[in-house]
Context: one part of a larger RNA
Molecule: large-subunit ribosomal RNA, domain V
Organism: Deltaproteobacteria bacterium
RNA sequence: CCCGCGGAAAGACGGAAAGACCCCGUGGACCUUUACUAUAGCUUGGCACUGAGCGCGGGGAACGCAUGUGUAGGAUAGGUGGGAGACUUUGAAGCUGGGGCGCUAGCCUCGGUGGAGUCACCCUUGAAAUACCACCCUUGCUUUCUCUGCGUUCUAACCUUGACGAGUGAAUCCUCGUCGGAGACAGUGUCUGGUGGGUAGUUUGACUGGGGCGGUCGCCUCCCAAAAAGUAACGGAGGCGCGCGAAGGUGGGCUCAAGCUGAUUGGAAACCAGCUGUCGAGUGUAAAGGCAUAAGCCCGCUUGACUGCAAGAGCGACGGCUCAAGCAGGUACGAAAGUAGGCCUUAGUGAUCCGGUGAUUCUUCAUGGGAAGAUCAUCGCUCAACGGAUAAAAGGUACCCCGGGGAUAACAGGCUUAUCUCUCCCAAGAGUUCACAUCGACGGGGAGGUUUGGCACCUCGAUGUCGGCUCGUCACAUCCUGGGGCAGUAGUAUGUCCCAAGGGUUAGGCUGUUCGCCUAUGAAAGUGGCACGCGAGCUGGGUUUAGAACGUCGUGAGACAGUUCGGUCCCUAUCUUCCGUGGG
Numbered sequence: 001c002c003c004g005c006g007g008a009a010a011g012a013c014g015g016a017a018a019g020a021c022c023c024c025g026u027g028g029a030c031c032u033u034u035a036c037u038a039u040a041g042c043u044u045g046g047c048a049c050u051g052a053g054c055g056c057g058g059g060g061a062a063c064g065c066a067u068g069u070g071u072a073g074g075a076u077a078g079g080u081g082g083g084a085g086a087c088u089u090u091g092a093a094g095c096u097g098g099g100g101c102g103c104u105a106g107c108c109u110c111g112g113u114g115g116a117g118u119c120a121c122c123c124u125u126g127a128a129a130u131a132c133c134a135c136c137c138u139u140g141c142u143u144u145c146u147c148u149g150c151g152u153u154c155u156a157a158c159c160u161u162g163a164c165g166a167g168u169g170a171a172u173c174c175u176c177g178u179c180g181g182a183g184a185c186a187g188u189g190u191c192u193g194g195u196g197g198g199u200a201g202u203u204u205g206a207c208u209g210g211g212g213c214g215g216u217c218g219c220c221u222c223c224c225a226a227a228a229a230g231u232a233a234c235g236g237a238g239g240c241g242c243g244c245g246a247a248g249g250u251g252g253g254c255u256c257a258a259g260c261u262g263a264u265u266g267g268a269a270a271c272c273a274g275c276u277g278u279c280g281a282g283u284g285u286a287a288a289g290g291c292a293u294a295a296g297c298c299c300g301c302u303u304g305a306c307u308g309c310a311a312g313a314g315c316g317a318c319g320g321c322u323c324a325a326g327c328a329g330g331u332a333c334g335a336a337a338g339u340a341g342g343c344c345u346u347a348g349u350g351a352u353c354c355g356g357u358g359a360u361u362c363u364u365c366a367u368g369g370g371a372a373g374a375u376c377a378u379c380g381c382u383c384a385a386c387g388g389a390u391a392a393a394a395g396g397u398a399c400c401c402c403g404g405g406g407a408u409a410a411c412a413g414g415c416u417u418a419u420c421u422c423u424c425c426c427a428a429g430a431g432u433u434c435a436c437a438u439c440g441a442c443g444g445g446g447a448g449g450u451u452u453g454g455c456a457c458c459u460c461g462a463u464g465u466c467g468g469c470u471c472g473u474c475a476c477a478u479c480c481u482g483g484g485g486c487a488g489u490a491g492u493a494u495g496u497c498c499c500a501a502g503g504g505u506u507a508g509g510c511u512g513u514u515c516g517c518c519u520a521u522g523a524a525a526g527u528g529g530c531a532c533g534c535g536a537g538c539u540g541g542g543u544u545u546a547g548a549a550c551g552u553c554g555u556g557a558g559a560c561a562g563u564u565c566g567g568u569c570c571c572u573a574u575c576u577u578c579c580g581u582g583g584g
Base pairs, nucleotide, nucleotide: 001584002583003582004581005580006579007578008577010576011575012574014571015570022405023404024403025402027401028400029397030396031395032394035202036201037200038199039198041195042194043193045191046190047189048188049187051154052153053152054151055150056149057148058147059146060145061144062143064141065140066139068137078136079135080134081133082132085119086118087117094113095112096111097110098109099108100107101106159181160180162179163178164177165176166175167174205217206216207215214234218240219239220238221237222236223235241386242284243343244342248302249301250300251299252298253297254296256280258276259275260274261273262272282291283290285348287346288345289344306329307328308327309326312323313322314321315320318387331340332339333338354380355379356378357377358376359375360374362373363372412459413457414455415454416453418452420448421447422446423445424444425443429439430438466541467539468538469537471533472530473529474528475527476526479504480503481502482499483498484497485496486495487494506520507519508518509517510516547565548564549563550562551560552559553558
């Protein structure tokens, strides 16, 4: 060096299972509820099966009867028309008794008495006789018919899961009969209002230095933005979801803020006069860019804050947004030239569908209309998750499942090193004196890669996670033992620094603990790396499934770096490696 045999398990990110944790999917399933929408069930009422009598109400129609007061006026004049006569021994006026109405003036009616008259046309009035007749109006009453509500009674529908009898018969079933009960109720059908996680179908946003919690989501202004435009971030600052009939148009006029000087009350600052005054004032509202020829301030007249268009441009993926000379009509101001299609400019907003309103010389399903549609104008969205999924929507899952992701978290590694450990520089100061024996403020420079982090680069078709046990190996920033310097080293001790990794570095109690505290020894009881060394070596106490309980939170399903009891740890070694042994 080659080939075996027996063993051990450090590696082959070993084998097994398209990770169960985490995220994603306009995935799924169950579960919950004061999510949404339905629905079984329950319930309310109408109608039907469903009939009769009585009482009390309501509506309608018809016959009859009554009813009606503005003022003037005999006086309680409903309207219109006809009409000169009407009623009366079939009992007028008057008197008396009862009832009704009533605006307290009277009107209507019944009975008795009475025994022949009463009323109209006259005079007032817009309207003339309830003298008489007819048709009506308002309000009320009686009767009849009809519809209907409530109450009560009945019996014949319907019910009887009460008793008895019968059906060649045992039967508590069924059917029939008799009796009893109940009774137009109950029950059923249909329509309807309510209730309804009992059941069902679904929804429950995105961005995001993982996700959740928080924040944000459209528009305007500035910076970032790198001198055209544009340009990101959970970068830095602010505003908007309007206002104004003048704060619009036009013609004319004016100049502000501030300072200085002067002047009664009067002062730093009121109003007044003079001078200086390019913009420091003002601009409806944020900021930027503008503006004194003013876009700022004041006055006069006004409605162009017009109708129909529009050449040509700029921006935008598109929807669309913005600017605009000019033409026609009619208008405002101005002597005119001219200016005016809102406001110094840039925010003050919402597509489509659906529906409303007004207008129009449009269409009109055989024709004429109408309905409906079309066209023009306009209205209804914090559709604010603001290019708006629906008219209409919240949660739990540790009982969970599927598809994916190392596009994205938890372990480990990597990069970084803020933090951490160690160290150096400067030296104020402490050290009686003296910065540097020793300690060292305020600051500064590094090293390391053991802490907590940041990033999200390999791994989610799987890299098993704390602690213990076993077995170690390495570094040295050395705990002991060894050699040395300095000392604020008398000695014994000790402090600090330099060299040094050969060897060593204990046993118990508590706790799952690492750590820590305690006990007892010892020369010392070192600090770290090795996937916080080591589960194809062991354990499985902790964490981190399914069961259960407490506290707390939640309406609930359930949840909790809160607690508690319980809870399956697989692998026969091919290669590398290592130990033992044999042959060539």